[in-house]
RNA sequence: GGCGGAGUAGCUCAAUGGUAGAGCAGGGGACUCAUAAGCCCUUGGUUGUAGGUUCGAAUCCCACCUCCGCCA
Numbered sequence: 001g002g003c004g005g006a007g008u009a010g011c012u013c014a015a016u017g018g019u020a021g022a023g024c025a026g027g028g029g030a031c032u033c034a035u036a037a038g039c040c041c042u043u044g045g046u047u048g049u050a051g052g053u054u055c056g057a058a059u060c061c062c063a064c065c066u067c068c069g070c071c072a
Stems, first nucleotide, its partner, number of pairs: 001071007010024004018055001026042004048064002051061002
C1' cells in the first nucleotide's frame, strides 16, 4: 500500500429499513434473626465521526478514525 472483519448501556452481545433490547453489573423492594443465593421492579444509549439515499437509517451508499486478520 491492497483486501476482509469488527466498533451499539459500565462489560459480553442481539436487533438484516418502521418507537434500540437481553444477560451480567448498579439502584430499590419483598423474603430472612441476619447475610448470601434465588424472586419482583428499575436506572443507564447523541448505535465510532461526518455527509448522502429514504416518508423513515444501528441497518443501505461515500469518506474518515480505532482495533483485529490476510496479502504484498